[in-house]
RNA sequence: GCCGGUGUAGCUCAGGGGUAGAGCGUUCGCCUUGUAAGCGAAUGGUCAAGAGUUCGAAUCUCUUCACCGGCU
Numbered sequence: 001g002c003c004g005g006u007g008u009a010g011c012u013c014a015g016g017g018g019u020a021g022a023g024c025g026u027u028c029g030c031c032u033u034g035u036a037a038g039c040g041a042a043u044g045g046u047c048a049a050g051a052g053u054u055c056g057a058a059u060c061u062c063u064u065c066a067c068c069g070g071c072u
Base pairs, nucleotide, nucleotide: 001071002070003069004068005067006066007065010024011023012022013021018055025043026042027041028040029039030038048064049063050062051061052060
């Protein structure tokens, strides 16, 4: 230099055009003599950035950035 993959909640990951979700975590409550476990509730996001297409974009297209891999 060329090609490909990944980027979504504090962490691990779903979601591939129609109001962004799960598990774990954190906080509060119940339970317990107390802690843990269990149960209930709450808490959470400019979907890497910018532009384009569309009535509508996390999702499709282009560019850039970061990381990973392959080729030279």